[in-house]
Source information:
Predicted 3D model of RNase P RNA and transfer RNA as a complex of 460 nucleotides. It holds a member of the Rfam family "Bacterial RNase P class A". By type it is a ribozyme. Rfam's curators write: Ribonuclease P (RNase P) is a ubiquitous endoribonuclease, found in archaea, bacteria and eukarya as well as chloroplasts and mitochondria.

RNA sequence: GGAGACGACCAGGUGAUCGCUGGUCUGCCAGCAGGGCAGACGGGAGGAAAGUCCGGGCUCCACAGGGCAGGAUGGUCCCUAACGGGGACCGGGGGCGACCCCAGGGAAAGUGCCACAGAGAGCAGACCGCCUGUUCGCUCGAAGUGAACGGGUAAGGGUGAAAGGGUGAGGUAAGAGCUCACCAGUGUCGAUGGUGACAUCGGCAGCUCGGUAAACCCCAUCCGGAGCAAGACCGAAUAGGGGAACGUUGAAGGCGGCCCGCCUGAAGUUCCCGGGUCAGGUCGCUUGAGGCCGUCGGCAACGGCGGUCCUAGAGGAAUGAUCACUGCCCCGCCAGGGUAACCGAAGCGGGGGACAGAACCCGGCUUACGGUCUUCUCCGACC
RNA sequence: GCGCCACUAGCUCAGCUGGAUAGAGCGUCUGACUACGGAUCAGAAGGCCGGGAGUUCGAAUCUCUCGUGGCGCGCCA
Numbered sequence: 001g002g003a004g005a006c007g008a009c010c011a012g013g014u015g016a017u018c019g020c021u022g023g024u025c026u027g028c029c030a031g032c033a034g035g036g037c038a039g040a041c042g043g044g045a046g047g048a049a050a051g052u053c054c055g056g057g058c059u060c061c062a063c064a065g066g067g068c069a070g071g072a073u074g075g076u077c078c079c080u081a082a083c084g085g086g087g088a089c090c091g092g093g094g095g096c097g098a099c100c101c102c103a104g105g106g107a108a109a110g111u112g113c114c115a116c117a118g119a120g121a122g123c124a125g126a127c128c129g130c131c132u133g134u135u136c137g138c139u140c141g142a143a144g145u146g147a148a149c150g151g152g153u154a155a156g157g158g159u160g161a162a163a164g165g166g167u168g169a170g171g172u173a174a175g176a177g178c179u180c181a182c183c184a185g186u187g188u189c190g191a192u193g194g195u196g197a198c199a200u201c202g203g204c205a206g207c208u209c210g211g212u213a214a215a216c217c218c219c220a221u222c223c224g225g226a227g228c229a230a231g232a233c234c235g236a237a238u239a240g241g242g243g244a245a246c247g248u249u250g251a252a253g254g255c256g257g258c259c260c261g262c263c264u265g266a267a268g269u270u271c272c273c274g275g276g277u278c279a280g281g282u283c284g285c286u287u288g289a290g291g292c293c294g295u296c297g298g299c300a301a302c303g304g305c306g307g308u309c310c311u312a313g314a315g316g317a318a319u320g321a322u323c324a325c326u327g328c329c330c331c332g333c334c335a336g337g338g339u340a341a342c343c344g345a346a347g348c349g350g351g352g353g354a355c356a357g358a359a360c361c362c363g364g365c366u367u368a369c370g371g372u373c374u375u376c377u378c379c380g381a382c383c
Numbered sequence: 384g385c386g387c388c389a390c391u392a393g394c395u396c397a398g399c400u401g402g403a404u405a406g407a408g409c410g411u412c413u414g415a416c417u418a419c420g421g422a423u424c425a426g427a428a429g430g431c432c433g434g435g436a437g438u439u440c441g442a443a444u445c446u447c448u449c450g451u452g453g454c455g456c457g458c459c460a
């Protein structure tokens, strides 16, 4: 200097002027719930506020019940309020490396599928080849060779994504775990280490078993439903309208898959058409599994303790614009340095500043996006 | 805010229980017929199945993620 890997941080600052929004105070106005106007003071977006992909809080319905169905997850241990999230480790894979990736249970429970090609694709399979038998031809005959019809053979060829271990020796008509040695794998038994996934070692069994579960399925674990348009209170208005179904022999609702059960319900309920309404006001609403600092425990995620801080609450939806100075980055000029490529202080001139806007609140994941820096890896050159 | 659905040729749709070189109608273009045009007949072009990853031997089809578009849901009586 080039190419990368991992992580951390920032998301310009200050002032002035003009606005927006809600809070407090003051003054004036008005009188359905409630407010309107003016002034002053101090507050006012994010790392993702986004997508709504998961999980939880909160609220209502039996403070949530049983079974079936359905859905989700899937190495182990831990963290956590919980998770499909995170940490550490195990196993597998990729990269020269820093490091990264894995929906990573079960295919020796069952079922299905494996196109085309190929002889054979799932209780394997004889197309070529190899070996061999019979008959016939060539030949005087044998050997040999050719043809036809049989048999044996999974070593070799060929097809395919995939063809039922590998190497060597023995064996055989030719061959084959058929037998043996070594290697690889699987199963099983045992020992050692580890909380565990698992690892290492030894014995036994020729056991060598295809893939696919992001196909059905099996196993284990988890999941009640709805969502701030939850829910509570208040105001205004009306045709307090019409029809259908089922009902006091128990309808219907909670319950948005079904059955049971429970509760409400002894009388209406549901649906459709029609009507009203400023889709009205107040609460819920922002102090919370909260942020920061220190210390202790833990490899870490995280947890305990102590101190300190309060930091938007709108509701068609505010958080903005202009100007000045300044900080950051980039480009050009330039003193100078260097053999050169090139580097380049102060200064001057020009340019840039991304993605994007809270909507009940948190914890994650994913996606979008500008820049700075630490540490580390590989390559090249020089000392 | 919450719930749900669909993206395949210029347009409208099939295919989606995995096995293709992705089809059909209308439209477009070329030729024939005609004096010319329409209609008719013959032929052709046109797609990376919305984008990107993954599973699989193999993906329009299965899974995840992103994008675009669409639909429904208030209160009172």
Stems, first nucleotide, its partner, number of pairs: 001379005007373004012326007020044002023041007046355001050366002053364005058227004065260004070223005075089005090104001091102004105218002110216002112212003127157002129153010165183006184208002186205008231283004241273006252264003275459002290309008328352006336343002384456007393409004402440001411427005433449005